Predicted 3D model of RNase P RNA and transfer RNA as a complex of 462 nucleotides. It holds a member of the Rfam family "Bacterial RNase P class A". Its mean pLDDT, the model's own confidence on a scale to 100, is 75.
RNA sequence: UGAGGAAGACGGGUAAUCACGGGUAGAUACCGAGGAAAGUCCGAACUCCACAGAGCAAAGAUGCUGGCUAACGGCCAGUGAGGGUGACCUUAAGGAAAGUGCAACAGAAACAUACCGCCUGCAUGCAUUGUAUAGACUGCGGGUAAGGGUGAAAUGGUGAGGUAAGAGCUCACCAGCAAUCAGGUGACUGAUUGGCUGGGUAAACCCCAUCUGGAGCAAGACUGAACAGAAGGGAUAGGUCUACGGGCCUUGCAGGCUGCUCGCUUGUUAACCUUCGGGUUAGUCGCUUGAGGCGUUGGGCAACCAGCGUCCUAGAUAGAUGAUUACCACCUGUGGUGCUGAGAGGUAGUGCAGGGACAGAAUUCGGCUUAUGGCUUCCUCAACCU
RNA sequence: GCGGGUUUGGUGUAGGGGCUAACAUGCAACUUUCCCAAAGUUGAGAUCGUGGGUUCGAAUCCCAUAACCCGCUCCA
Numbered sequence: 001u002g003a004g005g006a007a008g009a010c011g012g013g014u015a016a017u018c019a020c021g022g023g024u025a026g027a028u029a030c031c032g033a034g035g036a037a038a039g040u041c042c043g044a045a046c047u048c049c050a051c052a053g054a055g056c057a058a059a060g061a062u063g064c065u066g067g068c069u070a071a072c073g074g075c076c077a078g079u080g081a082g083g084g085u086g087a088c089c090u091u092a093a094g095g096a097a098a099g100u101g102c103a104a105c106a107g108a109a110a111c112a113u114a115c116c117g118c119c120u121g122c123a124u125g126c127a128u129u130g131u132a133u134a135g136a137c138u139g140c141g142g143g144u145a146a147g148g149g150u151g152a153a154a155u156g157g158u159g160a161g162g163u164a165a166g167a168g169c170u171c172a173c174c175a176g177c178a179a180u181c182a183g184g185u186g187a188c189u190g191a192u193u194g195g196c197u198g199g200g201u202a203a204a205c206c207c208c209a210u211c212u213g214g215a216g217c218a219a220g221a222c223u224g225a226a227c228a229g230a231a232g233g234g235a236u237a238g239g240u241c242u243a244c245g246g247g248c249c250u251u252g253c254a255g256g257c258u259g260c261u262c263g264c265u266u267g268u269u270a271a272c273c274u275u276c277g278g279g280u281u282a283g284u285c286g287c288u289u290g291a292g293g294c295g296u297u298g299g300g301c302a303a304c305c306a307g308c309g310u311c312c313u314a315g316a317u318a319g320a321u322g323a324u325u326a327c328c329a330c331c332u333g334u335g336g337u338g339c340u341g342a343g344a345g346g347u348a349g350u351g352c353a354g355g356g357a358c359a360g361a362a363u364u365c366g367g368c369u370u371a372u373g374g375c376u377u378c379c380u381c382a383a384c385c386u
Numbered sequence: 387g388c389g390g391g392u393u394u395g396g397u398g399u400a401g402g403g404g405c406u407a408a409c410a411u412g413c414a415a416c417u418u419u420c421c422c423a424a425a426g427u428u429g430a431g432a433u434c435g436u437g438g439g440u441u442c443g444a445a446u447c448c449c450a451u452a453a454c455c456c457g458c459u460c461c462a
Base pairs, nucleotide, nucleotide: 001382002381003380004379005378006377007376008375010373012328013327014326015325016324017323018322020032021031022030034358038369039368041367042366043365044364045363046216047215048214049213053262054261055260056259059212060211061210062209063208064078065077066076067075068074079093080091081090082089083088094207095206099205100204101201102200115148116147117144118143119142120141121140122139123138126135156174157173158172159171160170161169177194178193179192180191181190182189183188220285221284222283223282229276230275231274232273233272237250238249239248240247241246252268253267254266255265256264257263278461279460292311293310294309295308296307297306298305299304330355331354332353333352334351335350337348338347339346340345387458388457389456390455391454392453393452396411397410398409399408404442413429414428415427416426417425435451436450437449438448439447
């Protein structure tokens, strides 16, 4: 100088004027968007569904190990695997000897398969001067997965021995599996021994383990205003008390707790459900003090936890948080000046001009993902110079 | 704000792991006709919204993302 990798903090500041929202009896004083407020992808708080209950089924989610957390599919630290020359990065990473399915085309065969080839038995029969044997062609069999060819993938790989030809058939090394020992909390790693085995796919069904009730602040509570209801569906008997209004018991049925059983509960001539129609678009609460922020000390590799101190920091409802001016800070371009240097350049201060991304609360938190501007620090590789 | 769904030629759809993605309609050319329509023949037109992953192989399965669409107040 070029090309990369990782981490971190920040997202302009002050003042004046005008405008808007909040709280207040009122106000000139006070407060007033983000790192993502976004996407709504996960997890919770909170509210209602009766108290959110039990079991089974179904459905869904997660899936190496240890830890953190209110919880999580999140985070931290590791293990294995993969990628990169490297700094470093990625990882839905349980089970394929429980079962079922799938693998187009090609190929003989994609689960037990012989197309070519190699070896071999029998038969027929051929050539050679001759005999018989051996041998070639052809036919019917047998052995063989070493070689060819097909494929993404062909039943461990390489070499040697061995064999009729071959083959883990045997041996050495490597890979995989199992057992034992050692280390580690564990995933796993290392060593030794053994026999030679058993294809892929579970982001196919499935199996195993763990977890999950549903709906969502338009949840829900209260007050006020207005209006017009209609149609359909929709379960019973008995006993008993009575002050005659009704109550209680048994049993069945119907609705609700999203399927079933239990359990609970409401109703038994009215809850509830469906459809059409009507009215309203008002106010208060929920609503912002919270698994809260900042600082500091201690523990921990870290995520995070604990102690102490301190602070209160938007609550709008068609939706406020903006505009202008001045100065300062930052970045870019350009022109002088000082210092330094042989020069190129470096550095300090300065004049002029220009610039400032993504985006915007709507019940609230913890994460993830995506969008986005420049800055700082550390590290790697390559080339060149000293 | 909360919840749900869709994306495949110009348009409307099918295809739910396998060879060159199918159909209708529209479009272009030709035939037929004096001309048009209708009919017939032929052809073009898609890398399945985008980017990754799983797999031998992805429009199809999984993840992320983008665009579009739909539903949801209260009273009685």